[in-house]
This is a predicted structure of a 529-nucleotide part of an RNA (small-subunit ribosomal RNA, 5' domain) from an uncultured bacterium. The full RNA is in RNAcentral, with records from ENA and SILVA. Its mean pLDDT, the model's own confidence on a scale to 100, is 86.
Context: one part of a larger RNA
RNA sequence: AUUGAACGCUGGCGGCAUGCUUAACACAUGCAAGUCGAACGAUAACGAUGUCUAGCUUGCUAGACAGGCGACGAGUGGCGAACGGGUGAGUAACGCGUAGGAAUUUACCUUAUAGUGGGGGACAACCUGGUGAAAACCAGGCUAAUACCGCAUAAGCCCUAAGGGGGAAAGCGGGGGAUCUUCGGACCUCGUGCUAUAAGAUAAGCCUGCGUUAGAUUAGCUAGUCGGUAGGGUAAUGGCCUACCAAAGCAACGAUCUAUAGCUGGUUUGAGAGGAUGAUCAGCCACACUGGGACUGAGACACGGCCCAGACUCCUACGGGAGGCAGCAGUGGGGAAUAUUGGACAAUGGGGGCAACCCUGAUCCAGCAAUGCCGCGUGUGUGAAGAAGGCCCUAGGGUUGUAAAGCACUUUCAAUUGGGAAGAAAAUAUUCAGCUUAAUAAGCUGAGUACUUGACGGUACCAAUACAAGAAGCACCGGCUAACUCCGUGCCAGCAGCCGCGGUAAUACGGAGGGUGCAAGCGUUAAUC
Numbered sequence: 001a002u003u004g005a006a007c008g009c010u011g012g013c014g015g016c017a018u019g020c021u022u023a024a025c026a027c028a029u030g031c032a033a034g035u036c037g038a039a040c041g042a043u044a045a046c047g048a049u050g051u052c053u054a055g056c057u058u059g060c061u062a063g064a065c066a067g068g069c070g071a072c073g074a075g076u077g078g079c080g081a082a083c084g085g086g087u088g089a090g091u092a093a094c095g096c097g098u099a100g101g102a103a104u105u106u107a108c109c110u111u112a113u114a115g116u117g118g119g120g121g122a123c124a125a126c127c128u129g130g131u132g133a134a135a136a137c138c139a140g141g142c143u144a145a146u147a148c149c150g151c152a153u154a155a156g157c158c159c160u161a162a163g164g165g166g167g168a169a170a171g172c173g174g175g176g177g178a179u180c181u182u183c184g185g186a187c188c189u190c191g192u193g194c195u196a197u198a199a200g201a202u203a204a205g206c207c208u209g210c211g212u213u214a215g216a217u218u219a220g221c222u223a224g225u226c227g228g229u230a231g232g233g234u235a236a237u238g239g240c241c242u243a244c245c246a247a248a249g250c251a252a253c254g255a256u257c258u259a260u261a262g263c264u265g266g267u268u269u270g271a272g273a274g275g276a277u278g279a280u281c282a283g284c285c286a287c288a289c290u291g292g293g294a295c296u297g298a299g300a301c302a303c304g305g306c307c308c309a310g311a312c313u314c315c316u317a318c319g320g321g322a323g324g325c326a327g328c329a330g331u332g333g334g335g336a337a338u339a340u341u342g343g344a345c346a347a348u349g350g351g352g353g354c355a356a357c358c359c360u361g362a363u364c365c366a367g368c369a370a371u372g373c374c375g376c377g378u379g380u381g382u383g384a385a386g387a388a389g390g391c392c393c394u395a396g397g398g399u400u401g402u403a404a405a406g407c408a409c410u411u412u413c414a415a416u417u418g419g420g421a422a423g424a425a426a427a428u429a430u431u432c433a434g435c436u437u438a439a440u441a442a443g444c445u446g447a448g449u450a451c452u453u454g455a456c457g458g459u460a461c462c463a464a465u466a467c468a469a470g471a472a473g474c475a476c477c478g479g480c481u482a483a484c485u486c487c488g489u490g491c492c493a494g495c496a497g498c499c500g501c502g503g504u505a506a507u508a509c510g511g512a513g514g515g516u517g518c519a520a521g522c523g524u525u526a527a528u529c
Base pairs, nucleotide, nucleotide: 001528002527003526005525006524007523008522009521012376013375014374015373016372017371018369019368020334025332026331027330029329030328031327034079035078036077039076040075043071046070047069049066050065051064052063053062054061055060056059086287087286088285095212096211097210098209099208100207101206104204105203109200110199111198112197113196114195115194116193117151119149120148126141127140128139129138130137131136157166158165159164171192172191173190174189175188176187179186180185213259214258215257220250221249222248225247227245228244229243230242231241232240262284263283264282265281266277267276268275269274289310290309291308292307293306312323313322314321315320340366342365343364344363348362349360350359351358352357379409380408381407382406389400390399391398392397413470415465416464417463418462419461423456428450429449430448431447432446433445434444435443473518474517475516476515477514478499479498480497484513485512486511487510488509494501495500
């Protein structure tokens, strides 16, 4: 000088930060990932409308029916759930850092080219029946789709023995003047989606050089081990895997083994070199009760998915089932020690959706804590009878001390009252212009107008009111080291960082008066330089 600190005494306000370093111990409860009806069949709620019935207050109430309409529980389907959030157990490693590389993939997004034709059969929901305490499951029947499967078409795609062969798709929504119509629509147009290919962007996988803790009281280690050929496998290279051949590879420049440890930007200290460290924030990695495994998918071997085994907890009708806070709060436990079972999606960002909007313990805020840093205040001026009291005294006096009282002012902060920004841009409706178009529809872009949207929040800030009113402690005073006397004690009680104090005048123990240093803090302990 520093700290994610703790402890003791004390404590007025605000701003900005930070807050389980220990048990990767176990977890009650709530929330933390949904969304789309403009993909689909339906209709369990709610609402509107229409029809019917009943009651009568003759236009209300109640009931029934109608998916056709706003919507929408459950279901099919799509996208997301691989992000965001947590933790540091493992890992001494291509894990990280840095500099390079070639044999790869990449949903959504952007650009470009081409296509989007014609068919089919199912399975949920639903209905019927059954099993079970439950979790859940079985059988039969009906049905839709952007779900699933063929056919057609096919290049600058893939394979190739260069002849040839293989291989795709899905619709949905808005608007409309002619023409046709089986009155459904065809057709035109706009938007969006789908398929294939090429390129980009983004993201990810892989390989290599160098660097990356300690121990030799660890000296030899390795059989898929080192290399080759052929094959398999992967998005892709490769002993990644298999068969065969060959016998290598690493190591005193420290292999192997053991211990410890996430790495970095940084942080801290220091003049620097260096040392120590890796909380918060940011990048990478690893993990998700313990161990193993794959499925789905563009992407996982997946924290809030699945299967198996194990430990633990819970339910049970004893047959069988359920669970995983190292998400946010919170509980027990451990510990010297670390916070609220709060508010809001208003902003920023993310997921879904054409959008409105929905979700979001990410985030933004509030609460608690002097845990830290910074700022402010606890008054200002005047005031000598140098008051009283305290302490000391050579008894004259000295000191506390302009300190107080008194007099005159001010009102920051806190209190009360009133006013009051910015964080809000969008979205929606409408008007005008342009683009597009057969079109003055619709849609998109730009401009104008209107209507609104704030958790924080009784916000910041400003003004007014009244009163010095509500606001100072802690450590030290032998030397180092700024600051001295008296009383008590008598090698006792005690102090102490080192030297050392204390055995009858202790500036070193305890108290008092006085002083010194810091100050809403001050000391002690721990830790680093």